[in-house]
Record summary
This is a predicted structure of a 134-nucleotide RNA (FMN riboswitch aptamer (RFN element)).
RNA sequence: AUACAGCUUCAGGGUAUUGUGUAAUUCAUGACCGGCGGUGAUGGGAAUACUUCCUAAGUCCGCGAGCUGCAAGAGGCAGCUGAUUCGGUGCAAUUCCGAAACCGACGGUAUAGUCCGGAUGAGAGAAGCCGUGC
Numbered sequence: 001a002u003a004c005a006g007c008u009u010c011a012g013g014g015u016a017u018u019g020u021g022u023a024a025u026u027c028a029u030g031a032c033c034g035g036c037g038g039u040g041a042u043g044g045g046a047a048u049a050c051u052u053c054c055u056a057a058g059u060c061c062g063c064g065a066g067c068u069g070c071a072a073g074a075g076g077c078a079g080c081u082g083a084u085u086c087g088g089u090g091c092a093a094u095u096c097c098g099a100a101a102c103c104g105a106c107g108g109u110a111u112a113g114u115c116c117g118g119a120u121g122a123g124a125g126a127a128g129c130c131g132u133g134c
Base pairs, nucleotide, nucleotide: 002133003132004131006129007128008127009126010125018028019027031114032113033104034103035063036062037061038060043055044054045053046052047051058102059101066080067079068078069077070076084100085099086098087097088096106117107116108115
């Protein structure tokens, strides 16, 4: 350094303001938020600068969460599951720059991405420790 096994820790953000109403963080107005891995072009940042490291997509690819059915020994099996365009640069960008859009499980409640609840849960995965093999 790499493969596998075990263990530990960590692992999601967000309705200001105004209006209607008996009642709404649920409607209207407007505000705000963006899980994990990959790709990220010649982007951004840093350094010991032939190179190395860090960072960079909610809407691309994949995954998790969620829902449905089966099962009920399991971290189980199968299925379903949101949303982007235009312009610019360039050999090359749904990733950069500019602009305008769009999306967001289930149960509860005046109709909820943001409140309350399942959840002191689960988890993509991240970091570390330890052991074994090569």